[in-house]
Context: one part of a larger RNA
């Protein structure tokens, strides 16, 4: 390499859009490139194969045959693939009518809590812990009440819920906007699937500039604990956490399970529709769960949301360590990211 694999043993790209490429529905006619058949030419000899023969045999040698699975030319075949020209509607998309949702962006508003400020009541403690202490407090704290200010997050509803490509999304409301599903089968007529490169998005932390700063809180300080305690516990506390713009581009980015299509026993719950409605009970389409048969699997388990049966395309794996390191290259302000070895060793 082939073969074999990728939930957990090595291995699915973080996710989408999409270029090249690969693959692709029914049917009619044509062409005959691939494909198949015939014929002709060529495919040196030797070797190898085979038959016979020659050295006493064998090795060795000689003669003949087949073979040389290939290439070229030509004559045909037309099922399949391809190409050209039509056509169809079931794939795909569109239209119309509904429905749904924490989908996205921007603005406005709200209450609870927290902290702070002012005033009032009030007096000696508060706070914290396993126990304490640091800390706060007679310059009047804690507690209670009133008023005000600030920033951040949205209790209950809330769910095995819903939406989104993933990351993710939750107070209420307005505007703009994207999507999915259902119904009607009205329109187009294969317009499809996948997708190397590419482009876009991408939690948290981090970075740059400018704001903001209530809470919480790396670093840091103090108090404890301890043999020690650069920790766990406590009191504080700065970056950060928040906003705008620009970067970074990584996660156990997980369902550790790529996308699409078809097929394959049932049970049950649930979300959004439609049909029929009587409140039962049911049918059907699309989502979300649980259990299970055949099957699969090393097993655990998976099981119409497959890890079953098949097909197409992409990505990835090939003993452990060295190592996701070194070097080089690209990207980045940096941190670093991406790509990614070898010696050596077991």
């Nucleotide at each position: 390499c082939u073969g074999g694999g990728u939930u957990u043993a090595a291995a699915g790209g973080g996710u989408g859009c999409g270029u090249a490429g690969g693959u692709g529905g029914g049917u009619u006619g044509g062409u005959a490139a691939g494909u198949c058949a015939g014929u002709g030419g060529u495919g040196a000899a030797a070797u190898a194969c085979u038959u016979u023969c020659g050295c006493u045999u064998a090795a060795c040698g000689a003669a003949g045959g087949a073979a040389c699975u290939g290439c070229c030319a030509u004559u045909g075949a037309u099922a399949c693939u391809a190409c050209c020209a039509g056509u169809c509607u079931u794939g795909a998309a569109u239209a119309c009518a509904g429905u749904g949702g924490a989908g996205g962006u921007a603005g406005g508003c709200g209450g609870a809590a927290u902290g702070c400020g002012u005033c009032a009541u009030g007096u000696a403690g508060c706070g914290g812990u396993g126990a304490a202490a640091u800390g706060c407090u007679u310059a009047g704290a804690u507690a209670u009440g009133a008023c005000g200010c600030a920033g951040a997050a949205c209790a209950c509803c809330a769910a095995u819920u819903g939406c989104g490509a993933a990351g993710g999304c939750a107070g209420c409301u307005u505007a703009c906007u994207a999507c999915a599903c259902u119904g009607u089968u009205a329109u187009u007529g294969a317009c499809a699937c996948u997708g190397a490169g590419g482009c876009a998005c991408g939690a948290a932390a981090g970075c740059g500039u400018g704001g903001g700063g209530a809470u919480c809180a790396a670093a840091c300080a103090g108090g404890a604990u301890u043999a020690g305690a650069u920790a766990c516990c406590c009191u504080g506390g700065u970056a950060g956490u928040c906003c705008a713009c620009g970067c970074c581009c990584u996660a156990a980015a997980c369902g550790a399970u790529g996308a699409u299509u078809a097929c394959u026993c049932g049970a049950u719950c649930u979300c959004a529709g439609c049909g029929a409605u009587a409140c039962a009970c049911u049918g059907u389409u699309g989502g979300g769960g649980u259990c299970u048969a055949u099957g699969u699997g090393a097993a655990a388990a998976c099981a119409u949301u497959a890890a079953g049966u098949a097909a197409u395309c992409c990505a990835c794996c090939u003993g452990g360590g060295g190592a996701g390191u070194a070097c080089g290259a690209u990207c980045g302000c940096a941190a670093g990211a991406u790509u990614g070895a070898a010696a050596c060793u077991c």
This is a predicted structure of a 346-nucleotide part of an RNA (small-subunit ribosomal RNA, central domain) from an uncultured bacterium. Rfam family: Bacterial small subunit ribosomal RNA. RNAcentral holds the full RNA, with entries from ENA and SILVA.